[in-house]
RNA sequence: AUCUUAUCUAGAGAAGUCGAGGGACUGGCCCGAAGACACUUCAGCAACCCCGCUACGGCGGAAGGUGCUACUUCCAGGAAGGGAUAUACCUUCCGAAGAUAAGAG
Numbered sequence: 001a002u003c004u005u006a007u008c009u010a011g012a013g014a015a016g017u018c019g020a021g022g023g024a025c026u027g028g029c030c031c032g033a034a035g036a037c038a039c040u041u042c043a044g045c046a047a048c049c050c051c052g053c054u055a056c057g058g059c060g061g062a063a064g065g066u067g068c069u070a071c072u073u074c075c076a077g078g079a080a081g082g083g084a085u086a087u088a089c090c091u092u093c094c095g096a097a098g099a100u101a102a103g104a105g
Base pairs, nucleotide, nucleotide: 002104003103004102005101006100007099008098013042014041015040016039017038021031022030023029025077026076027075028074043069044068045067048065049064050061051060052059053058073097078094080092081091082090083089
């Protein structure tokens, strides 16, 4: 690389460096020289691993390993429905893809 399982409408930003793209892909819509993205430091959020307790359903914690701190995974993409003024708008569910964790290999 790949596979399995779980989760993805909550939450949490400052400073420094750099300098043009960035939000995975495509379309849309956004962010960005009033400096985005990225990196570093510090801070924070969360609670997968972890720690304690347990009536085994859970409850509590946050030292450590990850992760995260614009927009619902920013929205849609494939398929099946519901509503409507019926091609256009609104909406539900499933899936695909992606991200993260734990494990397998």
Record summary:
A computed fold for a 105-nucleotide RNA, annotated as SAM riboswitch aptamer (S box leader). The sequence was found by an Rfam model in a public genome assembly. Its mean pLDDT, the model's own confidence on a scale to 100, is 87. Rfam family: SAM riboswitch aptamer (S box leader). Gene Ontology term of the family: regulation of gene expression.